[in-house]
Context: one part of a larger RNA
RNA sequence: UGCUGUCGUCUGAGAGGAAGAAAGGGUGAGUACGAAAGGAACGCCCUUUCGUGGCCACUGGUGAAUCGGUUGUACAUGCAACGCCGAGUAGCUACGCCAUCAUCAGAUAACCGCUGAAUGCAUCUAAGCGGGAAGCUGUCCUCAAAAAUAGACGAUGAAUCGUAUAACUGAUAGGCAACUAUCGGUGGUGCGUAUAGGGCCCCUAUAGACUAUAGGAUUGAUAGGACAGAGGUGUACGCAUCAAGAGUUCGCUCGAGAUGUUCAGCCUACUGUUACUAAU
Numbered sequence: 001u002g003c004u005g006u007c008g009u010c011u012g013a014g015a016g017g018a019a020g021a022a023a024g025g026g027u028g029a030g031u032a033c034g035a036a037a038g039g040a041a042c043g044c045c046c047u048u049u050c051g052u053g054g055c056c057a058c059u060g061g062u063g064a065a066u067c068g069g070u071u072g073u074a075c076a077u078g079c080a081a082c083g084c085c086g087a088g089u090a091g092c093u094a095c096g097c098c099a100u101c102a103u104c105a106g107a108u109a110a111c112c113g114c115u116g117a118a119u120g121c122a123u124c125u126a127a128g129c130g131g132g133a134a135g136c137u138g139u140c141c142u143c144a145a146a147a148a149u150a151g152a153c154g155a156u157g158a159a160u161c162g163u164a165u166a167a168c169u170g171a172u173a174g175g176c177a178a179c180u181a182u183c184g185g186u187g188g189u190g191c192g193u194a195u196a197g198g199g200c201c202c203c204u205a206u207a208g209a210c211u212a213u214a215g216g217a218u219u220g221a222u223a224g225g226a227c228a229g230a231g232g233u234g235u236a237c238g239c240a241u242c243a244a245g246a247g248u249u250c251g252c253u254c255g256a257g258a259u260g261u262u263c264a265g266c267c268u269a270c271u272g273u274u275a276c277u278a279a280u
Stems, first nucleotide, its partner, number of pairs: 005156006014143004020050008033038001051100005059094004066087005071080003104138003111131004161192005167186008202216004222278003225274005230268004238261005245254003
């Protein structure tokens, strides 16, 4: 761009798929086989490895969020590879966890049949009816109305005006009449207009290079803030008491550090509550 009045829910023509690979153990079975010695297999059950796809409850890694310790620069800040070191939530991840599919059905091939004529017999075939393969189609997963035969279903809109034209109808003129012509009214339908609806803008993330997708938009918990929870770090500052010792004018002063206050303080990407801020 097309299709579609608009929105939502679907169908599935069609397309794609690792729709897995290997090994071990148990059973089968001391069976089949074999004089004995010896000694299977199909099937069934369990497990492992590899591959593939997914996930983060657990374990581990990362974690320039964060918390703590600590050195140099006089203090603070800053800087020094995040200065260095020890931990570490969310997220992302593997070394962690989960799945990995068989069978069955349908239509068939060669082939095997039933009934059965043409051809009174016979004949699977001519009409008719069956069986039949690791193959074909489906059964499992994903995409898929742009499938131009452009789908289905549900909900909902179609105010108004213009124009063209069915149908009904009025008046006038003509006509004996049937009816014809012209001008109107109502009005279905097509097209346009306009709606319906969507978008921009706005707050965002389960989404993301942009776009798109998904959610919200005051009839609101969408994001931020605040509060609470859960969690990380590891016991804050200040104050009080104690204190190895050092100094002293002998009055006392200084003092790393320890204990208490204190499972403290600080912090959060997570969860919840709350319209305080922003969704004009």

Large-subunit ribosomal RNA, domain VI from a Candidatus Aenigmatarchaeota archaeon, 280 nucleotides, folded computationally. Rfam family: Archaeal large subunit ribosomal RNA. Its family is annotated with structural constituent of ribosome and ribosome in the Gene Ontology. Its mean pLDDT, the model's own confidence on a scale to 100, is 81.